Annotation: Transfer RNA from an Actinomycetota bacterium, 74 nucleotides, folded computationally. Rfam family: tRNA. Rfam classes the family as a transfer RNA. NCBI's taxonomy places the organism under Bacteria, Bacillati, Actinomycetota.
[in-house]
RNA sequence: GCCUCCGUAGCUCAGCUGGAUAGAGCACGUCACUUCUAAUGACACGGCCGCAGGUUCGAAUCCUGUCGGAGGCG
Numbered sequence: 001g002c003c004u005c006c007g008u009a010g011c012u013c014a015g016c017u018g019g020a021u022a023g024a025g026c027a028c029g030u031c032a033c034u035u036c037u038a039a040u041g042a043c044a045c046g047g048c049c050g051c052a053g054g055u056u057c058g059a060a061u062c063c064u065g066u067c068g069g070a071g072g073c074g
Stems, first nucleotide, its partner, number of pairs: 001073007010026004019057001029043004050066005
């Protein structure tokens, strides 16, 4: 230098044949339960989907550029 993959909540990930308020588990918080703790249950909080443009009625999803990470080739 070229190619491929990954980047979505504090963490691990799903969603990627374009469509209706973007989800799960864990963690954190509140409440219940308990003598207390743990466990369990309920509720709530938390993300403008790495960034910037483009296409489209509509983009996490498609296209381009760019940043970061992993791997391969030279």